Predicted 3D model of a 679-nucleotide part of an RNA (large-subunit ribosomal RNA, domain II) from Collinsella aerofaciens. Its Rfam family is "Bacterial large subunit ribosomal RNA". Its family is annotated with structural constituent of ribosome and ribosome in the Gene Ontology.

Context: one part of a larger RNA
């Protein structure tokens, strides 16, 4: 893994409260026990209530009080038991699961120190003390040569260890191999026998080790510890349906109560919605009168500087500059002002709905989310994060949006090879128009993007020059005083200064636009005349376009592929969904009748959660059945029920079983890295 089977809201409580039935009723009922029963039986609840109580009592308590004032009686009154069911409290208390805490015992055969008594350490190597001899001294010191064998002494086996590397990693091995390493007379290695136990021990100390377990062993037992925590929790229909907020919390993924939901009672339009009417307020905005902030002006105390003085004055400032005027501005916490909307109330209208409202009874909810608007953090960043108002998804299926909980359209009781629409679409994939008028794009713009750039292109305003020839092209001229003065090595229109309305001659010509020299030369421009014959140059709106545009396979319409099948504006038509219409079925609730039933209306998506209604399985009672002419069980099954199920009939099966009523449950399995077993 799959199958089979097991497997979680249950019992007890003369507790509590509520609903539903039933007894009895100012009463009701008994527990243990006793008795053969009827019975009896202490006690409980309830008819009286107030006090903190003594205690008094239709009163009673405060207090000095006969005064006030609480709390009760009067206004005629129900309780009590039992049985069922929803919950709650105590109990393991829906089931399963901790690390862990305690007690009591088990362990040193594994490992740690440590006692006891025994083993073991090839073979090489260095050669301390001591001694002997010699040398040497006054004797010594000392030297030398033998001797001699220390040494946590060296080399290397066995053992013993475990420093690198490589394999192994569902291994051969729950710590190994394998090829090197270390130390191998010692704080050495090790047999046996022994001591030391759990907050203890034993550690040359690593929190190491104490039987593959150790920052507190195992084992059994308190024990069903406790889990605000994760997982699960089993058979049908049918009505209605949330919440992710608030205030408080050693709160913050958890309570508790309010708010949302559902049932059950009572109340009966009181509720939304519209409309007149009245009213609360300080927000959008807009405004500077208040309080601030801020710009430019005028006037300016006053301050700085310069000048003057013996000193007191004095004078001059393109400096700073309060108040103050004048213009223009800004501010959630600034208002002289001030809406819509939304909020209250009070009249009328509409509407009767799963509207309101009061009591109860049972909940769940307290991590939201996203899109749109108004605002705060933030970066006028985030698929951020806070809040307000709305919607959608939560807990909503279906048609678009390629594809895609929050976006568009739209709320699904079943069924139907019928129709009609929305949003979206109508050339093919693909249901519908290769529709019909006008414009616009030519960039595959459309099918991502900005500042900001450009003689793209349509439309619109305006301004300028023009048939007394405009705008471009072409020929011509474009001069003179003069090389303008300075300056300069030069400066001649053209490095740089200064004049530039200098003047003269003209049809016109700048003391010079632009190249260009060393400086001139030289070309051009302005400007003038000709030739030509009709438009020409500019500002501004504003449609669609183009550039700006670089990321790693070709991947920015869904694809083909489209110049319309692209954008705009207009027109008629189809297509399109579980909307809405036909037809046919059911539930629920309500209305009406000729209250069997039938007919009209409404409704009928649903997660946590509330409430109804039923189906199945073992089992007692008690009715009435059915079975060797074949129970039960097993296969198959017409037909029945909305469904959980029922179940004629055939077969198999070989001995018991249904069905009704009403009791009782160890009562429905797919999930809990469930448990057992099979495969």
């Nucleotide at each position: 893994g799959c199958c089979a089977g097991c497997g979680a809201g249950u019992c007890g409580c003369u507790g509590g409260c509520g609903c539903g039935g039933g007894g009895c009723g100012a009463g009701g009922u008994u527990a243990a026990c006793c008795g053969a029963a009827a019975g009896g039986g202490a006690g409980c609840c309830g008819a009286a209530g107030c006090g903190a109580a003594a205690g008094c009592g239709a009163g009673c308590c405060u207090u000095a009080a006969c005064a006030g004032g609480g709390c009760g009686a009067c206004u005629u009154g129900a309780g009590u038991c039992c049985c069922g069911c929803g919950c709650c409290g105590c109990g393991g208390a829906c089931g399963c699961g901790a690390a862990g805490c305690c007690g009591g015992g088990u362990g040193a055969g594994c490992u740690a120190u440590c006692c006891g008594u025994g083993g073991g350490c090839a073979g090489g190597c260095u050669g301390a003390a001591g001694c002997g001899g010699g040398g040497g001294u006054a004797a010594g010191a000392c030297c030398c040569c033998g001797u001699g064998g220390a040494g946590g002494g060296c080399c290397g086996a066995a053992c013993g260890c475990a420093c690198g590397u490589c394999g192994g990693u569902u291994g051969a091995a729950a710590a190994c191999g394998g090829c090197g390493g270390c130390g191998a007379u010692g704080a050495c290695c090790u047999g046996c026998g022994g001591a030391u136990a759990g907050g203890g021990g034993u550690g040359a100390a690593a929190g190491g080790c104490c039987a593959a377990u150790c920052a507190a062993a195992c084992c059994c037992g308190g024990a069903g510890a406790u889990a605000u925590c994760u997982c699960g929790u089993u058979c049908u229909c049918c009505c209605c349906g949330a919440a992710a907020u608030a205030g408080c919390u050693u709160u913050a993924g958890g309570g508790c109560u309010a708010g949302c939901g559902u049932c059950g009672c009572g109340c009966g339009u009181u509720c939304a919605c519209c409309g007149c009417c009245g009213g609360a307020g300080g927000u959008a905005g807009a405004g500077c009168a208040c309080c601030g902030g801020a710009u430019g002006g005028a006037c300016g105390a006053g301050g700085g500087g310069g000048c003057u003085u013996c000193g007191c004055c004095g004078c001059c400032u393109a400096c700073c500059g309060a108040a103050u005027c004048c213009a223009a501005c800004c501010g959630a916490a600034c208002u002289c002002c001030g809406a819509a909307u939304g909020c209250c109330g009070g009249c009328g209208g509409c509407c009767c709905a799963g509207a309101g409202c009061g009591c109860g009874g049972c909940a769940g909810u307290c991590a939201g989310a996203g899109c749109a608007u108004g605002u705060g953090g933030g970066c006028u960043a985030a698929g951020c994060u806070g809040u307000g108002u709305g919607c959608u998804c939560g807990a909503g299926a279906g048609g678009g949006a390629a594809a895609c909980a929050g976006c568009c359209c739209g709320g699904a009781c079943c069924g139907c090879c019928c129709g009609c629409u929305a949003a979206g679409g109508u050339c093919c994939c693909c249901a519908a128009g290769u529709u019909c008028c006008a414009g616009c794009c030519g960039a595959g713009u459309g099918g991502c993007a900005a500042a900001g750039g450009a003689u793209g292109u349509g439309c619109g305003u305006c301004c300028g020059c023009c048939c007394a020839g405009a705008c471009a092209a072409c020929c011509a001229g474009g001069a003179u005083g003069u090389u303008g003065g300075c300056u300069u090595a030069g400066a001649a229109g053209c490095a740089g200064c200064c004049a530039u309305c200098c003047a003269u001659u003209c049809a016109a010509a700048g003391a010079g636009u632009g190249c260009g020299u060393a400086a001139c030369a030289g070309c051009u421009c302005a400007c003038u005349g000709g030739u030509c014959g009709a438009g020409u140059g500019g500002a501004c709106a504003u449609g669609c376009g183009c550039c700006g545009a670089c990321a790693a396979u070709a991947c920015a319409c869904g694809g083909g592929g489209c110049u319309a099948a692209g954008c705009u504006g207009g027109a008629c038509a189809c297509c399109g969904a579980a909307g809405c219409g036909g037809c046919g079925g059911g539930a629920u609730u309500u209305u009406g009748a000729u209250u069997u039933u039938c007919a009209g209306a409404a409704u009928c998506g649903g997660u946590a959660g509330g409430g109804g209604a039923g189906c199945u399985u073992c089992c007692c009672a008690u009715g009435g059945g059915c079975g060797g002419a074949g129970a039960a069980g097993c296969c198959g099954g017409a037909g029945g029920g909305c469904g959980a199920c029922c179940g004629a009939c055939g077969g198999u099966g070989g001995a018991g079983c249904g069905c009704a009523u009403g009791g009782g449950a160890g009562u429905g399995a797919g999930a809990a890295u469930g448990c057992u077993g099979g495969c």
Model confidence (mean pLDDT): 87 of 100.